[in-house]
RNAcentral holds the full RNA, with entries from ENA. The part of an RNA shown here (small-subunit ribosomal RNA, central domain) has 347 nucleotides and comes from an uncultured Bacillota bacterium.
Context: one part of a larger RNA
RNA sequence: CUGGGCGUAAAGAGCGUGUAGGCGGUUGAAAAAGUCAGGUGUGAAAUCUUUCAGCUCAACUGGGAGACUGCGCCUGAAACUUUUCGACUGGAGUUCGGGAGGGGCAACUGGAAUUCCUGGUGUAGCGGUGAAAUGCGUAGAUAUCAGGAGGAACACCGGUGGCGAAGGCGACCUGCUGGACUGCCCUGACGCUGAGGCGCGAAAGCGUGGGGAGCGAACAGGAUUAGAUACCCUGGUAGUCCACGCUGUAAACGAUGGGUACUAGGUGUAGGGGGAUGAUACCCUCUGUGCCGUAGCUAACGCGAUAAGUACCCCGCCUGGGGAGUACGGCCGCAAGGUUGAAACUC
Numbered sequence: 001c002u003g004g005g006c007g008u009a010a011a012g013a014g015c016g017u018g019u020a021g022g023c024g025g026u027u028g029a030a031a032a033a034g035u036c037a038g039g040u041g042u043g044a045a046a047u048c049u050u051u052c053a054g055c056u057c058a059a060c061u062g063g064g065a066g067a068c069u070g071c072g073c074c075u076g077a078a079a080c081u082u083u084u085c086g087a088c089u090g091g092a093g094u095u096c097g098g099g100a101g102g103g104g105c106a107a108c109u110g111g112a113a114u115u116c117c118u119g120g121u122g123u124a125g126c127g128g129u130g131a132a133a134u135g136c137g138u139a140g141a142u143a144u145c146a147g148g149a150g151g152a153a154c155a156c157c158g159g160u161g162g163c164g165a166a167g168g169c170g171a172c173c174u175g176c177u178g179g180a181c182u183g184c185c186c187u188g189a190c191g192c193u194g195a196g197g198c199g200c201g202a203a204a205g206c207g208u209g210g211g212g213a214g215c216g217a218a219c220a221g222g223a224u225u226a227g228a229u230a231c232c233c234u235g236g237u238a239g240u241c242c243a244c245g246c247u248g249u250a251a252a253c254g255a256u257g258g259g260u261a262c263u264a265g266g267u268g269u270a271g272g273g274g275g276a277u278g279a280u281a282c283c284c285u286c287u288g289u290g291c292c293g294u295a296g297c298u299a300a301c302g303c304g305a306u307a308a309g310u311a312c313c314c315c316g317c318c319u320g321g322g323g324a325g326u327a328c329g330g331c332c333g334c335a336a337g338g339u340u341g342a343a344a345c346u347c
Base pairs, nucleotide, nucleotide: 003319004318005317006316007301008300012315014200015199016198017197021193022192023191025088026087027086028085029084030083031082033081034080035077036076037075038074039073040072041071042070048066049065050064051063052062053061054060091190092187093186096183098181102177105175109171110154115149116148117147118146119145120144121143125136126135162169163168205246206245207244208243209242210241214240215239219235220234221233222232257314258313259312260311261310262309265292266291267290268289269288270287271286272285273284274283275282296303297302320347321346322345329340330339331338332337
């Protein structure tokens, strides 16, 4: 390289958007670039195949033929691909309507709880554990009542419920804003994928400035223990929160890239649409989300219309283990580091 693969053995990029490129619905006509047929020119010689001949044979040498699977030109064919023109509606999209959810911004609001402060009642303990001790408390704690401050998170509802491309999103009110779904009309292939590029991207971490109730790396102390740089306990700084900027990684997982079509059933659940009805019960249907399961697939486990089944299109990735996601170089970053990514050697 080819081939074979990528749920768990090596392998799906964390996710989206989209450039080039690749691929692309039905139908009519034309062209003839690809494609196909015929003709013709060329494809040096040697080499190769074959045949005949010459050295006693052979290697070797010479003659003839073929081949050189290619390229150019001419003529023709028109099914397929392509190009141009025209038509279409099933793919795709636009507008309106309905329901529901997510993120963000601005200004607030709410209740429960923890902590702290002030005051009242009240007295000797509280706290903590397997048991203790450190710790707190006669300077009046814990408990309890009233008032106040401040920060963070939103119990119940809450659900293999919903929404979002993923990360992720849960109190209430208000404005702003994106997408999906459903029905109808309209446009008429406007589509799918997507190397680079660009954007988003949990937690931790970094920079500047705020904030700081609870929790809590580091750290200190008390225990445990042979030791205990731990597990348990008492404290506690960064951090966790906010604004702006950076970082760009995760078991970023469904360990399963995206799109289209097709292929038994059964049973839940969420949101619509249509029919019928006195009616929300009933019937049909679309979309999402679960469980079980047929065929089929799979090494097995299992998957099974939300496929890991049957096919096609496009992208990414793998190629024995270690060395190593390391070194060197490039690019990015304030740094931490990220990304791209070997070899020697060894089994």